[in-house]
RNA sequence: GCCGAAGUAGCACAGUUGGUAGUGCAACUGAUUUGUAAUCAGUAGGUCGCCAGUUCGAGUCCGGCCUUCGGCAUCA
Numbered sequence: 001g002c003c004g005a006a007g008u009a010g011c012a013c014a015g016u017u018g019g020u021a022g023u024g025c026a027a028c029u030g031a032u033u034u035g036u037a038a039u040c041a042g043u044a045g046g047u048c049g050c051c052a053g054u055u056c057g058a059g060u061c062c063g064g065c066c067u068u069c070g071g072c073a074u075c076a
Base pairs, nucleotide, nucleotide: 001072002071003070004069005068006067007066010025011024012023013022019056027043028042029041030040031039049065050064051063053061
């Protein structure tokens, strides 16, 4: 330098013919218990990597850029 994959909540991820952003764990509150753990119920937490475009509507589609990973190539 070229090709491909990935980037979504604190962490791991889902979301696929464009149509209300979710699950598990973690956190917090309450119940239960003498207390802790476990269990149960609930709550909060997101400018979906960044910019721009298409669209009535974009996590999803088009373009550019950034970061990470993998492969190939080149040089020493």